[in-house]
């Protein structure tokens, strides 16, 4: 150089056929115990890489760029 896969909470991933953005774990609050861990119940936590187009409407569909992996030269 060319082909393909990824990129969504601080982490590890889901996200179906385009219409609400989620799980475990972690972190604080609380319940339970004498206590502490475990356990239960809440809470916060998001530029869906970044730009752009299609659509009423994009995490999703199309295009370019970034950055990480794969193969192939």
């Nucleotide at each position: 150089g060319g082909u393909c896969c990824g990129u969504u909470a601080g982490c590890u991933c889901a996200g179906u056929c385009g219409g609400c953005a989620g799980a475990g774990a972690g972190u604080g609050g609380u319940g339970c115990u004498a206590a502490u861990a475990a356990c239960g119940c809440u809470a916060a936590g998001g530029u869906c890489a970044u730009g752009g187009g299609u659509u009423c409407g994009a995490g999703c569909c199309c295009c370019a760029u970034a950055c990480g992996g794969a193969c192939c030269a």